RNA sequence: AGAGUUUGAUCCUGGCUCAGAACGAACGCUGGCGGCAGGCCUAACACAUGCAAGUCGAACGGAUCCUUCGGGAUUAGUGGCGCACGGGUGCGGAACACGUGGGAAUAUACCCUUAAGUAAGGAAUAAUGUCUGGAAACGGACACUAAUACCUUAUAAUGACUUCGGUCCAAAGAUUUAUCGCUUAAGGAUUAGCCCGCGUCUGAUUAGAUUGUUGGUGAGGUAAUGGCUCACCAAGUCUACGAUCAGUAGGGGGUCUGAGAGGAUGAUCCCCCACACUGGGACUGAGACACGGCCCAGACUCCUACGGGAGGCAGCAGUGAGGAAUAUUGCACAAUGGAGGAAACUCUGAUGCAGCCAUGCCGCGUGAGUGAAGAAGGCCUUAGGGUUGUAAAGCUCUUUCAAUAGUGAAGAUAAUGACGGCAGCUAUAGAAGAAGCCCCGGCUAAAUUCGUGCCAGCAGCCGCGGUAAUACGAAUGGGGCAAGCGUUGUUCGGAAUCACUGGGCUUAAAGCGUGCGCAGGCGGAUAUGAAAGUCAGAAGUGAAAUCCCGGGGCUCAACCCCGGAACUGCUUUUGAAACUCCAUAUCUAGAAUCCGGUAGAGGUCAGGGGAAUUCCUAGUGUAGAGGUGAAAUUCGCAGAUAUUAGGAGGAACACCAGUGGCGUAGGCGCCUGACUGGACCGGUAUUGACGCUCAUGUACGAAAGCGUGGGGAGCAAACAGGAUUAGAUACCCUGGUAGUCCACGCCGUAAACGAUGUAUGCUAGUUGUUGGAAUCUUAAGGUUUCAGUGACGCAGAGAAAUCACUAAGCAUACCGCCUGGGGAGUACGGCCGCAAGGUUAAAACUCAAAGGAAUUGACGGGGACCCGCACAAGCGGUGGAGCAUGUUGUUUAAUUCGAAGCAACGCGAAGAACCUUACCUACACUUGACAUCCUUCUUGGGGUUUUCAGAGAUGAUUACCUUCGGUUCGGCCGGGGAAGUGACAGGUGCUGCAUGGCUGUCGUCAGCUCGUGUCGUGAGAUGUUCGGUUAAGUCCGGUAACGAGCGCAACCCUUAUCGUAUGUUGCCAUCAUUCAGUUGGGCACUCGUGCGAGACUGCCGGUGACAAGCCGGAGGAAGGUGGGGACGACGUCAAGUCAUCAUGGCCCUUACGUGUAGGGCUACAAACGUGCUACAAUGGGUAUGACAGUGAGCAGCCACUUCGCGAGAAGGCGCUAAUCUCUAAACGUACUCUCAGUUCGGAUUGUACUCUGCAACUCGAGUGCAUGAAGUUGGAAUCGCUAGUAAUCGCGCAUCAGCAUGUCGCGGUGAAUACGUUCCCGGGUCUUGUACACACCGCCCGUCAAGUCAUGGGAGUUGGUUCUACCCGACGGCCGUGAGCUAACCUUUUAGGAGGCAGCGGACCACGGUAGGAUCAGCGACUGGGACUAAGUCGUAACAAGGUAGCC
Repeated sequence: AGAGUUUGAUCCUGGCUCAGAACGAACGCUGGCGGCAGGCCUAACACAUGCAAGUCGAACGGAUCCUUCGGGAUUAGUGGCGCACGGGUGCGGAACACGUGGGAAUAUACCCUUAAGUAAGGAAUAAUGUCUGGAAACGGACACUAAUACCUUAUAAUGACUUCGGUCCAAAGAUUUAUCGCUUAAGGAUUAGCCCGCGUCUGAUUAGAUUGUUGGUGAGGUAAUGGCUCACCAAGUCUACGAUCAGUAGGGGGUCUGAGAGGAUGAUCCCCCACACUGGGACUGAGACACGGCCCAGACUCCUACGGGAGGCAGCAGUGAGGAAUAUUGCACAAUGGAGGAAACUCUGAUGCAGCCAUGCCGCGUGAGUGAAGAAGGCCUUAGGGUUGUAAAGCUCUUUCAAUAGUGAAGAUAAUGACGGCAGCUAUAGAAGAAGCCCCGGCUAAAUUCGUGCCAGCAGCCGCGGUAAUACGAAUGGGGCAAGCGUUGUUCGGAAUCACUGGGCUUAAAGCGUGCGCAGGCGGAUAUGAAAGUCAGAAGUGAAAUCCCGGGGCUCAACCCCGGAACUGCUUUUGAAACUCCAUAUCUAGAAUCCGGUAGAGGUCAGGGGAAUUCCUAGUGUAGAGGUGAAAUUCGCAGAUAUUAGGAGGAACACCAGUGGCGUAGGCGCCUGACUGGACCGGUAUUGACGCUCAUGUACGAAAGCGUGGGGAGCAAACAGGAUUAGAUACCCUGGUAGUCCACGCCGUAAACGAUGUAUGCUAGUUGUUGGAAUCUUAAGGUUUCAGUGACGCAGAGAAAUCACUAAGCAUACCGCCUGGGGAGUACGGCCGCAAGGUUAAAACUCAAAGGAAUUGACGGGGACCCGCACAAGCGGUGGAGCAUGUUGUUUAAUUCGAAGCAACGCGAAGAACCUUACCUACACUUGACAUCCUUCUUGGGGUUUUCAGAGAUGAUUACCUUCGGUUCGGCCGGGGAAGUGACAGGUGCUGCAUGGCUGUCGUCAGCUCGUGUCGUGAGAUGUUCGGUUAAGUCCGGUAACGAGCGCAACCCUUAUCGUAUGUUGCCAUCAUUCAGUUGGGCACUCGUGCGAGACUGCCGGUGACAAGCCGGAGGAAGGUGGGGACGACGUCAAGUCAUCAUGGCCCUUACGUGUAGGGCUACAAACGUGCUACAAUGGGUAUGACAGUGAGCAGCCACUUCGCGAGAAGGCGCUAAUCUCUAAACGUACUCUCAGUUCGGAUUGUACUCUGCAACUCGAGUGCAUGAAGUUGGAAUCGCUAGUAAUCGCGCAUCAGCAUGUCGCGGUGAAUACGUUCCCGGGUCUUGUACACACCGCCCGUCAAGUCAUGGGAGUUGGUUCUACCCGACGGCCGUGAGCUAACCUUUUAGGAGGCAGCGGACCACGGUAGGAUCAGCGACUGGGACUAAGUCGUAACAAGGUAGCC
């Protein structure tokens, strides 16, 4: 410090996720030792048991016990001090509770200092005794008694009060010679109470709150100020700088994180606060409204004799419950501290220690050295090896820790040690007792094999898994950390992702529709003063601990100790005066006023005008009009449409008209008038900062809509009809009502847009245009300047597109707004509205994206250009018939398998009767039909043959012939056969989506790329685009490109012409010869085979740009690639093929292998493709006469002869081929048929034959005779072909025993048409749009149906909180009364008084009750929408002009 994730790729925006640190943690696996810390975060839930606050006999009387009789000990009670500390918890509380800094009107037991005093008396009472009540708790009556308990009197100031005369107030003794006490007063210290400034969470979907409320006077009350309380008076007080209300929360020092600023947090330690079962209350006291005190009420628990009582672990342990989760019913007062005491001492779950727990931090160990045969084993392997790995074993050592035994500081002062079997030290034995957890696809360090097969599973994000998983599980290896390691949870960080430091708002989320404007914020120039902000110095405070720095102590560290710094803050004080604020004075550059002009659809009201539409009336006139892609609905013979004239009525204002004008925006357009707002220019006079912005507020605000009343020509939601359509609640057409118009009143929203808030200043230019002004000059003009409105463009900005003096640049001020997508601008609540609805505005849940700009492709029912038998122009077909053949489907035991739009379907198959053959049935074999190796035996074996079983394979069996090679003579070598064993063979079994190879296709289309350079942040672009041209990215020119490669073309083959060489098997002009080039001869010609020539836009003319080229011509056999072929760029289709072959993986192994026989691949309601033959006269039949070329041939082609009607047969010449053979038909000529289902057509069937073959039944081909079906030119649709082509005619080869209408070739005869590129299809280039990139066979929307989830409404219902009114009124203090009771004092004493008590009354008040509101939460039949969920239904709304442009 960053990284992953949106895309085909890119840049950006933006969210999600990860790597770090931390924890009072929990869970999983594992676990040796020690030190230091920590340990109910949940139920402030309920608690059994024990302990946690007592002490003093030197205050007091008594009781009991002991006694050396001197006294001593124990102690229930009276009395004193303490129990308000220490310890626990965090309920409540948003507050002077806390933090910080100040303040005045206070108290303060014990402690310290000082001064003074401590006198004289009195009356009671507990204990105790007797009697007595009660189950108990606990009492009652009478009698006795003491005090440092209680009371009176005296004394009385430097005290208190005061009307300044005066008045008032205390005490306690104990014990023994020294103290401890007591009282009053003053001061100190400590502690506590009170007041104030500042700071202190969230919500405005909480906006008003308050009646002791705010203040005053007086009184009461308190230690003390004060509405703290009361009476009276006044009507205030708080609040947008957030009152009130609601929710949440102990606060701080600190802790975690972070570079910091911040954010989160408030366990342990320290300070403060609050609380003590819940609520209320006071008493005592120096101090409490009191955790282990009291009273009352309530809930709960316990005891009970039912009458009544007792209790409060949020003290330490412990129990139950809750929970993911948190310890011992331990030891000791030895230390530190606390209470009491004169002290000894007693008490102390404070505290000191120990126990449990890897909960955390820190430290140590689990051994060290050597050791290569690189052992064994494991794993992988290309089988060679590699790795685990010096790791182990072995050898040589050591003993930390732990163990055993001994010894043993310091904590303590003279004594006293819980810890303590302490720590430490010494000795002994032995490598001995001591390693796991997570991870290994990327982020992120570390990979292989096997298993599994979208299953099981993993996952923090992206994502893995559908048969070769580095991602699941296991193993091996590796990486990381280590007595721990991972996971989960939480916080900060990364996140500049709430941005003070430190972000944004044209298009990504984001500028309010626009103005005015109060508060608020900000504000021109000069001078003076003051000193609030600001700056500097000083002082006080900022507790300690913590953090940081330095030093020290435990062997180190953690930990602890000492010192320093720091605590960024607050307060006080002294100064400074630049800036801001404040005050005063002045100025004119901002702003405003004034004067003179200018332009304008600025606004409101009134009046006027013409054109057009419609309607009405009348005339002319006749059959249609209207409307559309085409139609129909509609109107019209009752006279439409058309046309002429007149009239009515409403609405809107052509041309001018313009990125022209005006207005804040919405918006404003005929003419005239009236009233009126603003702007601009020029002038100089006036005021003197009067300004800018603006939350709340207020005004205006298109269209639609609403209310009331008018108006209504045209247009036109809804609605009706007609079309279109699968449907058409649409688009199109015919009608048509609200509405559109006017007046008044609402509504308050728009893609209200420049998607760009307002104001001010600054920052190159060029060029239009609107309104002024000045000037030069006078003209059609030029220059300058101000205010608008456009285009281009530099710097700069920006993710880019783009913006660019009208900023999206550089700055300032103020306001508004944003923080991932969806849910949702929705729900609830509030406000507004007549309603429609508007405004303000969430959450649950869900996704890992959503999005912007640009790039390359692909696509478009986008555009431009170009090409192709693509269309058009033609010729002939297919689709109809019969048959052949292939396919689907069906059938079947099997009908083997593959091929599937073009680019499967006369395809693999250049030929299924057996074989082929892969399929089915049946029967057989199992190292196998085939290959290699091993062991044993044997010498084979081959041919012919007999018999038996069998369908055959095969098995058994008989006879004959022939009898292996080499040899070192060894069954030694080679070959053959048999048997056995196991490695293996074998598989047309699966996967063409694991592959190689081969092939199809786009497409013989003209494209596809690279290097360097340049441009761009980048993907990429440029080059390759552009102007011409070409069949062509062919060439030329231009050009930030210059070159190059694969393609094109050429080179190759063939064909067309010529030359030349050669001349048999070819040829024959001349000579001879023959039936015949038959022979002699010849090689001129044809022809064959070689080698050459020839064609290059080379020549001429035109055109073009002086180019490339194009057009025409000449010559030429051939002319612009002469015709044809081979040749197929980068790539696309997971195209085809595992059944040609090869091959990974998987599967079968007496079978999915091998063999045999028979069957099947040939089936047949139906459908499709490709063909053949026809439908006839351009023809059929009969007869007759000609003319080819490619090829093939010995298990062959077969002349010729004979026979047969014929297929063919029997003989048989020639030919291993330019020698022989296969070998023509259409055509010509003649005759016949005469338009018919025929002398067309030949299917089908019968019958008799032929040939091939082991064998033609299933299932071959051919022949003769007989039979003579459909079919009379073929619907929608569709195919081929541009010249020796189509069409038509025959011939040949391969395969092959036989079988072709198929395929591949060959020649004969031999056309028509092409104006042209609008349209269909395919392709190419450029451009444009895109929400597509699996790329339009794309993407994608909504209803319905199913499941799951969260949520709104909902008759109601349950509970919490709170408010108001009223009722009740415990305890308690206060006030009043007090005829009952009454020891201390007084008196004039049988008694009375003062004082007191009980009782009673009153106001206040907790709990409780009644009624009504407010608010929050739970449940709720039914219901609304929402989200999500591989393969449901219906349509096709959006993305391309998305097929009606889309959107608000």
About this RNA: The RNA shown here (small-subunit ribosomal RNA) has 1448 nucleotides and comes from an uncultured bacterium. The prediction has a mean pLDDT of 85. It matches the Rfam family "Bacterial small subunit ribosomal RNA". RNAcentral holds the sequence, with entries from ENA, Greengenes and SILVA.